[in-house]
Molecule: transfer RNA
Organism: Omnitrophica bacterium GWA2_41_15
């Protein structure tokens, strides 16, 4: 150069094909309860607008475009 694949809370991922409740789960974190603490377990709670950026649409994490890191095959 060519082709593919992933990029979504602190970690690992699910949603993506079939756009639609302004986004989940699990560890993790916090605070309570339990206990003599402690861990295990319960109850609540906080944290991301979905790599950027632009298009399409009444609507975009989902579609199309380009751009940027990573990993793979080829030359």
């Nucleotide at each position: 150069c060519g082709g593919g694949g992933c990029g979504u809370g602190g970690c690992u991922c699910a949603g993506c094909u079939u756009g639609g409740c302004u986004a989940g789960a699990g560890c993790g974190c916090g605070u309570c309860g339990u206990u003599c603490g402690g861990g295990a377990c319960g109850a609540c709670g906080a944290g991301g607008c979905c790599a950027c950026a632009g298009g399409u649409u009444c609507a975009a994490a989902u579609c199309c475009u380009g751009u940027c890191g990573c990993c793979c095959c080829g030359a």